[in-house]
Context: one part of a larger RNA
Formats: sequence, structure tokens, C1' cells
RNA sequence: UGAACGCUGGCGGCGUGCCUAAUACAUGCAAGUCGAACGAGAAGCUCAGAAAGAUUACUUCGGUAUGAUUUUUGGGUGGAGAGUGGCGAACGGGUGAGUAACACGUGGAUGACCUGCCCCUAAGUGGGGAAUAACUAUUGGAAACGAUGGCUAAUUCCGCAUGUGAUUUGUCAUUCGGUUGGCAAAUUAAAGGCUUUGGUUGCUUAGGGAGGGGUCCGCGGUCGAUUAGCUAGUUGGUGAGGUAACGGCUCACCAAGGCUAUGAUCGAUAGCUGGUCUGAGAGGAUGAUCAGUCACACUGGCACUGACACACGGGCUAGACAACUACGGUUGGCAGCAGUAAGGAAUAUUGCACAAUGGGCGAAAGCCUGAUGCAGCAACGCCGCGUGGGUGAUGAAGGUCUUCGGAUUGUAAAACCCUUUUCUGAAGGAAGAGUAAGGACGGUACUUCAGGAAUAAGUCUCGGCUAACUACGUGCCAGCAGCCGCGGUAAAACGUAGGAGGCGAGCGUUAUCC
Repeated sequence: UGAACGCUGGCGGCGUGCCUAAUACAUGCAAGUCGAACGAGAAGCUCAGAAAGAUUACUUCGGUAUGAUUUUUGGGUGGAGAGUGGCGAACGGGUGAGUAACACGUGGAUGACCUGCCCCUAAGUGGGGAAUAACUAUUGGAAACGAUGGCUAAUUCCGCAUGUGAUUUGUCAUUCGGUUGGCAAAUUAAAGGCUUUGGUUGCUUAGGGAGGGGUCCGCGGUCGAUUAGCUAGUUGGUGAGGUAACGGCUCACCAAGGCUAUGAUCGAUAGCUGGUCUGAGAGGAUGAUCAGUCACACUGGCACUGACACACGGGCUAGACAACUACGGUUGGCAGCAGUAAGGAAUAUUGCACAAUGGGCGAAAGCCUGAUGCAGCAACGCCGCGUGGGUGAUGAAGGUCUUCGGAUUGUAAAACCCUUUUCUGAAGGAAGAGUAAGGACGGUACUUCAGGAAUAAGUCUCGGCUAACUACGUGCCAGCAGCCGCGGUAAAACGUAGGAGGCGAGCGUUAUCC
């Protein structure tokens, strides 16, 4: 140190957790929302009508009345599930394959540009038309999904009017200029909803702002010369096309240029940065988590929609793989969160909640949100706490050593007196939530009471480096070892025991960086 392995393991707080196969993925969830844009409207409830009719009462036994319940028609309420339309889905989340590049960092440029929602300012919102889904009828298909006819709405679509303005052209002045201003002509807008009728919220055309983005440039940061030449849209010009915009961006023609020893081209490696580790610094190494940015979304290509994409959970197409099939065809993409298989020394739950923060939609209530907030697992890391405190010498017993006198383990234990951090049980119990209610976490943190030393110590080493020594066993065997080196019969170096030393919920080893 994002570690792994061996032995061991009490608690808490805060973090961190597929570094390998950008390998393949079962299952669930991860992007919806708006009925205050629009038409239609299921179930349920209810009102009225029609048909059948259990039961009960009366009965002259023929019926009469009652009407539970069922079916059906129409209206009201209701609002599911779809559909049109709007906004969002380009954010947020993941990964690091590619990329040695204006990708990133830093400083500039844009007089070469765009910008939905938001804010400010000015002006407007008049009058018409059309289509189509849903629905309905017929019909194809195993399915996926359609086809044809008919009906209909809108903030859908299309004309007309108006033109504050805007755009284009012409002209005059102005400017370094494609700038700015005047004049003329042409073209060019709109949509309503709600309402307490006061308004409010939308819409249209412009100008400005904020925030966001595109493009260009100077400088900076890897290795290899056992890679020395590279280049044909290549380098420049004219014209045209294209773009929001400059530009060989693309095309036609013309010229023959452009890069390179200050390392081009080629090859290898690699996302970049703030940072992180180390170091007195200079420097070296590194780019997990967090933050900024780029690239990618099964592999390659392409565009559509849109303010923004050439779009992870959109489309088309080719390919590989996989699934279904009635063999005609069809479907899929976890480098989202969990989870599975595989690979590997190795890396977690198919958890809870939208309560908070933030995001989308909505006038709002609210809905959605595997973002996020939390919980679970793991000594993976850092930090904190504990495993008891005091007294206690017949220096007990036992162990080990012994010169057999004793020494040591050792105040260590026992014993006595205390304490309760922890632990167990019981009771209370938050803040985080704003003006009320509403808390996933959570009966959690915390507080109080009771119980009882109770529930809690290992690991590595002891020849020198290097703190710590004896005995026995073994006999160049078994073994140790980072280096020097130990072991062949008195081993402080192997193994065991006693003792000692180090660190301590860890200790040791391995790998790697300084």
C1' cells in the first nucleotide's frame, strides 16, 4: 500500500473494498412526468327504464301485492390502462479499451461561432383551414408486428393578416474591416390553458445577461536511432459547396510544395490533471477512493430527432455470440445497482428509504430517482478503548536450571479489599424536520438502574547485523537462512522445553514504491 498469505482475534468511530477477463451474463430494479395542452374512456358506485324472478303476506286457490337477486339499455359520478401532444430522456451513474493527441494542464484568441430551461427589456398574441393516432369495421401473421376502409381533438400541422423587429439585396455615409447608422424593396411570427373574471401561466419576434458549449493558438509533461527519411488532399492559391462557425472540412482547376537530427516517420507503452507516497529539499515513483476533464458503451459503420447526441438502458446496417420459432421469421447487449459463472493470491448484500441533499416533470398536491442517504459483510486501513486496580513472601505448589547450597518463573498466583470502561439484563430515548404533520437510519446514538472480575491475548524473534540464553534431542541427517553463514556427538544458528526480548488486536511473511 485498493494488498494477498500464515497464526490469532474483544469493542467502537471514520474511511476503503474485481488492481485479473473492455470475459459471458439468469432474475429484479436503475427515466420518467404533465388531465391546469387534447380526444376517447374500463372497473366500481349511483339514478331511471325493460325482462326473468327467490321469499313473504293475503287469497274466492284462478291470482293479487311484495320484490332479494340476475341479465340488459340509457344517464350521472368515477377515473384504471392505453393514445396524441409538451418537457425530460445529451444530466445523473459506470469503465479506462482506445488515445503520445490541442486528449489533458496552463495562459490566451473568437472582429470566425451556438446556446433549451432561468433573469432583465421592447413589441405582439387577429382571423381561417387540414390531417392523424386513439376508437371502429374488415383482415394478415406462430410470434414480433402489421395492412386496408371509416370517424375525431389539441399548446399537432398549414396558409392569410399585422411587422415593434429580424434576415437578404440595393444605395448613401462611417470604419482598418464582413463594423455601425440612415433610406428603399423583398421575405418572415404566434397557442392556448386555468380562473374567485381581478388576474395568472404559457406562446411569438427581437435585444441584453447569466451559466453552458464549439473552434483556434503559445507553452508543458513517456521510451526506442538495433526506427532516417516521411507526405499526394499531401503544402499553398483561386473559385464553389458545406458548417452554428474558421479551415483541404469537401470538390474543380493551378502551382510544387510541407515535415525532419531542436528526432519527422515508424514501433512500444499509457487516459490526462488537482493530487497521492516518499524525501530536509531538489528529486523519484504513482494517478485506487474524492474532484475536474477526455474517451468508450457487444465489435465496426451511419445518420435521424433535438438547444445540445452521431446518443450506455434510442434508431438503421454489417459481423460475432446467445435466445425463441409453426422454419416464413423474430429478439437481446450489466464498462448502472445488487447478483451469477469464469479468470485469479484476491475484493462485499439479488438489503431499507426517498426522511435529508440533489435531479426530471408538474400551477400545485405529488410521482419517479440502485443519484443519494443509510444499513449488511470484511482487522482491508487509520484512530480510540478494553482484556482489571490496590494490598499481598511460608518468596506456596508445579515447571526449568543447578556447583544440590540454591537460583529462576515471581507480587506473578492464591488470598483479602475495591472498581464496572466493556459485557448482560431492564427502563427512558433524541437532534437530524424548516410554520403544523411527516425519520429509512432506529428503539440507533445517548442517559439511568441492576448484576458480576465477570465476556476478551496473541504473534514473531533470541549467532552477528539486531533488543533478547540455557537444557535436552538430532549428528553435513532432519532442518534453518535477508546477508555473512549454521548442522559431520558437548549446536546460544536445526527441533522441543524453560526463560528472555520486540510489537500488541494484532504479529510475521511475500510482492511493490520512495
Molecule: small-subunit ribosomal RNA, 5' domain
Organism: uncultured bacterium